[in-house]
RNA sequence: GAGCCGGCCGGGCGGCCGCGUCGAGCGAUGCUUCGGGGUCGCUCGCCGAGGAAAGUCCGGGCUCCACAGGGCAGGGUGGUCGGUAACACCGACCCGGGGUGACCCGCGGGACAGUGCCACAGAGAACAGACCGCCACGGCGUUCGCGCCGGGGCAAGGGUGAAACGGUGGAGUAAGAGCCCACCAGCGGUUGAGGUGACUCAACCGGCUCGGCAAACCCCACCCGGAGCAAGGUCAGACAGGGAGCGUUCGAGGGCGGCCCGCCCGAGCUCCCGGGUAGACCGCUAGAGGUUGUCGGCAACGGCAACACGAGAGGGAUGGUCGCCGGCUCGGUCCCCGGACCGAGUGCACAGAACCCGGCUUACAGGCCGACUCGU
Numbered sequence: 001g002a003g004c005c006g007g008c009c010g011g012g013c014g015g016c017c018g019c020g021u022c023g024a025g026c027g028a029u030g031c032u033u034c035g036g037g038g039u040c041g042c043u044c045g046c047c048g049a050g051g052a053a054a055g056u057c058c059g060g061g062c063u064c065c066a067c068a069g070g071g072c073a074g075g076g077u078g079g080u081c082g083g084u085a086a087c088a089c090c091g092a093c094c095c096g097g098g099g100u101g102a103c104c105c106g107c108g109g110g111a112c113a114g115u116g117c118c119a120c121a122g123a124g125a126a127c128a129g130a131c132c133g134c135c136a137c138g139g140c141g142u143u144c145g146c147g148c149c150g151g152g153g154c155a156a157g158g159g160u161g162a163a164a165c166g167g168u169g170g171a172g173u174a175a176g177a178g179c180c181c182a183c184c185a186g187c188g189g190u191u192g193a194g195g196u197g198a199c200u201c202a203a204c205c206g207g208c209u210c211g212g213c214a215a216a217c218c219c220c221a222c223c224c225g226g227a228g229c230a231a232g233g234u235c236a237g238a239c240a241g242g243g244a245g246c247g248u249u250c251g252a253g254g255g256c257g258g259c260c261c262g263c264c265c266g267a268g269c270u271c272c273c274g275g276g277u278a279g280a281c282c283g284c285u286a287g288a289g290g291u292u293g294u295c296g297g298c299a300a301c302g303g304c305a306a307c308a309c310g311a312g313a314g315g316g317a318u319g320g321u322c323g324c325c326g327g328c329u330c331g332g333u334c335c336c337c338g339g340a341c342c343g344a345g346u347g348c349a350c351a352g353a354a355c356c357c358g359g360c361u362u363a364c365a366g367g368c369c370g371a372c373u374c375g376u
Stems, first nucleotide, its partner, number of pairs: 001374003005370005011325007019048002022045008031036001050350001054361002057359005062228004069261004074224005079093005094108001095106004109219002114217002116213003131158002133154003137150005166184005185209002187206008232282004241273006253265004290307007326348001327346009
């Protein structure tokens, strides 16, 4: 100087005004079992958004419903071993690809279980294929070089393509070809060694030469009940019924939240018109949580100990303004090659809780720290 990976911060202080929960005091007003308690207002005090609170894409806690059974269907995951409450997350490793390297990327089970697809070009796209070409044979012609026709042989050469059914050399042949041989590459098998394992290494054997796509169907292994805090519970309050159809062992309807079998409950169910309510409280924030230290582990993470913890609204608060400092942009001066000073401008990234956690993804002005690599 170039690069690569990880961690962290993401304005600070003060004045004034304002907002929300809670607590205290005062006042007003109802209730009262006379102890208190409710509502409203004012004053004071404490506390009051994030690293992503976001997207709602995964996983769980929690709550309610279901929880005889069997089958079919459906969804998800997909190298291995670990971590975790769990995961589609995280760590380490394996394999493949990229980079000189630090490091990065992989939607990474199976294509000899079966079916299907492979655009355009090309003769032919998967037990392939004679378009040009090569070859002997037969016939005809011949300027004796060869040319034309016929039925055949051939995948060596050319050409098309993302992909054309191993590569190089030799033997062989009319010409050719794993048809045969040597070496190389791949595939499969056997044995041995290492590893928990994915897998790796070595030796030998088999001419076996086998295209790709599974985010096409499918197959294999494993996992999965449904709905969600408008879950759900308690209290208070309001109202008005009417009509039609189906049904009560000839069983309406409901449950086993996809369907079927099967089982259980079973006297009500569906539609139309009309009417009423939409308040309060709980759930509601202390948790698979955080910080520090120590021990185990390569790590993710786990064990132990100590310490600290203060948003919980319900039309939904967390804001506005002023000053100073900081940041950023522009201009100027100086030292001198990135700093100092002066002046002007700019409120200054993305965004904002609503049951709670663990992740992933996406957005982000500006800045700080650390490890490592390459070049000089």

The RNA shown here (Bacterial RNase P class A) has 376 nucleotides and comes from a soil metagenome. The prediction has a mean pLDDT of 76. It matches the Rfam family "Bacterial RNase P class A". It is annotated as a ribozyme.